[in-house]
The prediction has a mean pLDDT of 76.
The RNA shown here (Bacterial RNase P class A) has 351 nucleotides and comes from a Gammaproteobacteria bacterium.
Its Rfam family is "Bacterial RNase P class A". On this family, see Brown, Nucleic Acids Res 1999: "The Ribonuclease P Database". Rfam's curators write: Ribonuclease P (RNase P) is a ubiquitous endoribonuclease, found in archaea, bacteria and eukarya as well as chloroplasts and mitochondria. The family's RNA type in Rfam is ribozyme.
């Protein structure tokens, strides 16, 4: 100085005028004052969890989900740390990361062969066999042998080398690599030829079926409680039934309407509640690598239901992204102008 990499943070300031809502105060009321007023993602609703209701003895079955280890948490598919694979020079980052020596399937196309197979091209052709030759020996490639070379594919049955052979080949040896048994560190996951067998046996796929282990009763704030209109509708007592009420009307008779009183609960229409104090911010301290946990102090920070959080107008500057709670928290996923802070990492140059 340039190029990265991880964490964390902020998310236009600031006055003024007008306005919308929560809550207190004051006023009989109209009003007034005083205070609070969207996120880092309020979002997608994909995990878990709290709360509510309604179901439950327990065990299993299906069914779904999660899967290295170890810890944190209310939980969890989240987080921390650590292992092991990949990647990157490297800080670092990324991994549906149990099990394929139980079972079954599955591998298009290619190629000789795709599982305990296979020989296309190639090698060789010791042994036979055939043909040359007196013989030593040469030669054909017919029987056969090889799988080392080549060539197919995402993938060919350990790998270099030397030994060995007719060619070959774990056939044999070193060496790596691999299985198994001990040892050693580590809680574990693992790890290391420390040691000893074994020439090697077990090829891939389990986001294929399936085995193992472990989780998981349903709906969901429209949950769910509480009050409760009527010319609506139910139950109970109780009275009274060719009679009574009520209405018209001074009365009666007529006429219309019609069982009358009282007592209850149910629940619509509406209203109240659940409602925001909670696994909370915030700060110190201790303990831990860390996730995070005690503990002390301090703070109160939206609750709306036709649903508030907004406009203008000055002035600054870096010219302002993605976006708007609806029961309530923990994640994780997207989406997002610009800036800051802090650890580190490579490169060049200087010193």
């Nucleotide at each position: 100085a340039g190029a990265g990499c991880u964490g964390g943070c902020c998310a236009g300031g600031c006055a003024a005028u007008c306005g919308c809502u929560g809550u207190c105060c004051c006023g009989c009321a109209a009003g007034g004052g005083a205070u609070g007023g969207a996120g880092g993602a309020a979002a997608g609703u994909c995990c878990g969890g709290g709360c509510u209701c309604c179901a439950c003895a327990g065990g299993g079955u299906a069914g779904g989900g999660c899967g290295c280890c170890a810890g944190g948490u209310a939980a969890c598919g989240c987080c921390u740390g650590g292992g092991c694979g990949g990647c990157g020079c490297g800080a670092g980052c990324c991994g549906a990361c149990g099990g394929a020596a139980a079972g079954u399937g599955c591998a298009a196309c290619a190629g000789a062969a795709a599982g305990g197979a296979u020989a296309c091209c190639g090698c060789c052709g010791a042994u036979g066999g055939c043909c040359c030759g007196c013989a030593a020996g040469g030669g054909c490639a017919c029987a056969g042998g090889c799988a080392a070379g080549g060539g197919u594919g995402a993938a060919a049955u350990g790998g270099u080398g030397c030994g060995g052979u007719a060619a070959g080949a774990g056939c044999g040896c070193a060496c790596c690599g691999c299985g198994c048994a001990g040892g050693u560190g580590g809680c574990a996951a693992c790890a290391c030829g420390c040691u000893g067998c074994g020439g090697c046996a077990u090829g891939g796929u389990a986001a294929a079926c399936c085995c193992c282990g472990c989780c998981c009763g349903g709906a969901g704030c429209a949950a769910g409680g509480c009050c409760a209109a009527a010319u609506a509708g139910g139950g109970g007592c109780g009275c009274g039934a060719c009679a009574g009420g009520u209405g018209u009307g001074a009365c009666c008779c007529g006429c219309a309407c019609u069982g009358c009183g009282c007592c209850c609960g149910g629940g619509u229409a509406g209203g109240c509640u659940g409602c925001u104090u909670g696994a909370g911010g915030g700060g110190a301290u201790u303990g831990g690598c860390g996730a995070c946990a005690a503990u002390c102090c301090u703070c109160c920070c939206a609750g709306a239901u036709g649903a508030a959080u907004g406009a203008u107008u000055g002035u600054c500057c870096a010219c302002g992204a993605c976006a708007g709670a609806a029961c309530c928290c923990g994640g994780c996923u997207u989406a997002u102008c610009g800036g800051c802070c802090a650890g580190c990492u490579c490169u060049u140059g200087c010193u």
Lineage of the source: Bacteria > Pseudomonadati > Pseudomonadota > Gammaproteobacteria.